[in-house]
Context: one part of a larger RNA
RNA sequence: CCCGACGAGUUACCAGGCGUGGCCCGGUUAAGGCAGAGACAGCCGGAGCCAGAGGGAAACCGAGUGUGAAGAGCGCGAUAUGGUCGCGCCUGGUAGACCCGAAACCGUGUGAGCCACCCAUGGCCAGGCUGCAGCGCGCGUAAUGGCGCGUGAAGGGCCGAACUGAUUUAGGUUACAAACUGAUCGGAUGAGCUGUGGGUAGCGGUGAAAUGCCAAACGAACACGGAGAUAGCUGGUUCUCCCCGAAAUGCAUGGAGGUGCAGCCAGGCGUAUGCCCGUCUGCUGGAGGUAGAGCGCUGGUCGGACGCGGGGGCUUCACCGCCUACCAACUCCGGUCAACCUGCAAAUGCCAGCAGCGGUCGCGCACUGAGUGAGACAGUGGGAGCAAAUUUUCAUUGUCAAAAGGGCAACAGCCCAGACCUGCCGCUAAGGUCCCCAAAUCAUUGUUCAGUGGGCAAGGAGGUAGGAGCGCCCAGACAACCAGGAGGUUGGCUUAGAAGCAGCCACCCUUGAAAGAGUGCGUAACAGCUCACUGGUCGAGGGCUCCCGCGCCGACAAUGUACCGGGGCUAAACAAUGUACCGAAGCGCAGGAUUGAGUGUAUCUUUGAUACACUCAGUGGUAGGGGAGCGUCGUCAAGCAGAGAACCAUGAGCGUGAGCCCGUGGGGAGCGAAGACGAGUGCGAAUGUCGGG
Repeated sequence: CCCGACGAGUUACCAGGCGUGGCCCGGUUAAGGCAGAGACAGCCGGAGCCAGAGGGAAACCGAGUGUGAAGAGCGCGAUAUGGUCGCGCCUGGUAGACCCGAAACCGUGUGAGCCACCCAUGGCCAGGCUGCAGCGCGCGUAAUGGCGCGUGAAGGGCCGAACUGAUUUAGGUUACAAACUGAUCGGAUGAGCUGUGGGUAGCGGUGAAAUGCCAAACGAACACGGAGAUAGCUGGUUCUCCCCGAAAUGCAUGGAGGUGCAGCCAGGCGUAUGCCCGUCUGCUGGAGGUAGAGCGCUGGUCGGACGCGGGGGCUUCACCGCCUACCAACUCCGGUCAACCUGCAAAUGCCAGCAGCGGUCGCGCACUGAGUGAGACAGUGGGAGCAAAUUUUCAUUGUCAAAAGGGCAACAGCCCAGACCUGCCGCUAAGGUCCCCAAAUCAUUGUUCAGUGGGCAAGGAGGUAGGAGCGCCCAGACAACCAGGAGGUUGGCUUAGAAGCAGCCACCCUUGAAAGAGUGCGUAACAGCUCACUGGUCGAGGGCUCCCGCGCCGACAAUGUACCGGGGCUAAACAAUGUACCGAAGCGCAGGAUUGAGUGUAUCUUUGAUACACUCAGUGGUAGGGGAGCGUCGUCAAGCAGAGAACCAUGAGCGUGAGCCCGUGGGGAGCGAAGACGAGUGCGAAUGUCGGG
């Protein structure tokens, strides 16, 4: 991992609701009893329970009563849809209460044959080294102390086996071993090691102390019991078809992944054609302060005028006074900003009414059953953030969630569109029509040359198309070429020098077709080249600015083209117009199934149900609600079965399906229709349990 078997809403009582049945001149018995072989059968048994009147705390009153001064008002009742007792189903409660699962808590016991410490009694420590105290002798001293040589034997002394430990490293790691082996290493007369017997027990012991150890897992041992502890948590929860179909919100919560109430779903009952619904249309009336706008108000802000007051300077013994390109109140002029500004003010949306059109719903209930209360993305309007995020938080709409199909290459949330089934029929939507790939190599007019299209900004550029404006121009423009570009003068100042050309000031006059007290280069300063400006040659357009379409540069990344899905495209790109076609589970057509409503017919236990036919409308679906069925086991039972049961294999048929039925072969002894009753009643999942592979 696979296969098989087993494997999860049960039972009792109480309560509510629904269905169904009996009785209602209320319903019903409980314990118990009677006859009987016996019954969960029959018959007694009316104690009790529910109903039959309510209101009040109660006294009490009573179709009323409580409150109250009250014949008021108000609350709860009466005046109507019923009562009760069985059975069935759903749900709630109490119980383990759908199943499996803790970490833990408590009780009673069992453990110190492991290990920790202690007690008692025994045992063990090769060999070697060192040489304490004391003592002896000698020397020495006044006497001690002292010195030397011996003796001596001390020591948590030294080296090192046994013994004991476990430092480093290698191996081992389904091991030799649930802690070992090799090498190496610590202690080895001591706080040493060790045998035997004994002691200390879990709310505890023991601990040279590591939360260590207390029988191979100890922050509180183990066994059994309370016990099916509890688990707002995770996982799992078994056949079919049909109808409807959510929520991820609000408020509260020792609340935030739970729960209660409400909202939204389903079922039932009642009520109805005027209740309800609509980016509907039109009309009428209404609330409001958003977008925008505005600056009178509240504040902010730019420039100017005036200038209170202040700063600075001058003057003064002081007081005065003067000046100021400084700051600056009020006021005025012009221009602006605002979620918490408004003398203005929309569009939408909202409320109410009427009418029309369309749609089918809507509404009510102390009714019954839920689920949901993690939402996601996208568009729009806001907040937070960075005018960040597949970010976060509101509002509103949509989709997904719970929605398949077509498009977007692929791609829950985007675009189109909501799948009952069948069809080798048709029409369309979004999107497409050269090939992959269904349909135009369609038509007309332009644009683009960049493979732009087919990623990107500020910024840059005689790319190119279209438009507008302003100068110049056959009295000759623009460009090019030829020539001139002078004189006063080297202007004055400054400077070593300053001559058009370091810098400062001024920027005149003359000649002339024209020429700056000089545009740039240049020199130490001059010189030199050049420009402005003018004439000539030439002979037709030329220059500048703005708007707009499409392009260009800006443009560097990691496996391999790789920023069109690919091929490939100069139209098969872009803009505009038009026609045709393709294209989905949309729409239509044909047939069928089913649900609801309506009509008709028939039958019946005729307020209704069932069957058939027709018409209209529906039939995606998670959580979840409702309805109808299939199958398994057991009981009753028509019956079937050695002339062959169950079961197995195979083939045909029936049913929307769960499934059913028949033939043949195997098999060799049980099976069972219709109907009814009763359940240990359906497996693919639970790191499910057991077995097998």